About this RNA: A computed fold for a 126-nucleotide RNA from a Bacillota bacterium, annotated as c-di-AMP riboswitch aptamer (ydaO/yuaA leader). The organism belongs to Bacillota, within Bacteria.
RNA sequence: UAGUAAAAAUUGCCGAAUCGCGCGAGCGUACGGAGGAACCAGUUUUGCUAUUGGGGUGAAUCCUGAUCAAUCAGGGGGGCUUCCCGUCCCAACCCGUCAGCUAACUCCGGAGGCAUGGGAGGUUUU
Numbered sequence: 001u002a003g004u005a006a007a008a009a010u011u012g013c014c015g016a017a018u019c020g021c022g023c024g025a026g027c028g029u030a031c032g033g034a035g036g037a038a039c040c041a042g043u044u045u046u047g048c049u050a051u052u053g054g055g056g057u058g059a060a061u062c063c064u065g066a067u068c069a070a071u072c073a074g075g076g077g078g079g080c081u082u083c084c085c086g087u088c089c090c091a092a093c094c095c096g097u098c099a100g101c102u103a104a105c106u107c108c109g110g111a112g113g114c115a116u117g118g119g120a121g122g123u124u125u126u
Stems, first nucleotide, its partner, number of pairs: 011115004019028003031109005040100001053098001054095004062075005076090005082120004
């Protein structure tokens, strides 16, 4: 001097998941989700057979082609980011045969995990 790794602080990111009180157990809270009339919508329900009911949170699954599958490519959805380029993601879990919408009403969550791309603008506050 350069690169890599770790720690701390600041700052920032995904997400509803922030903040306050309390010795504590906990209690509230910004912000989120579900159930639940009329009207409307719907009538693919049941039995048998068969690997196969249906629904919810979430961007995370839907379509097309290749393909036994896996996988690949494209469309599509989401984040960094207001725009351009660039880049990354498209998981996981839950209910338990049951739920369309839905006023009143009822129930629940308010975690966790990470690291900061470049350029050009705008607005607000002090």
Its mean pLDDT, the model's own confidence on a scale to 100, is 75. Its Rfam family is "c-di-AMP riboswitch aptamer (ydaO/yuaA leader)". About the family: This family represents a conserved RNA structure found upstream of the ydaO and yuaA genes in Bacillus subtilis and related genes in other bacteria.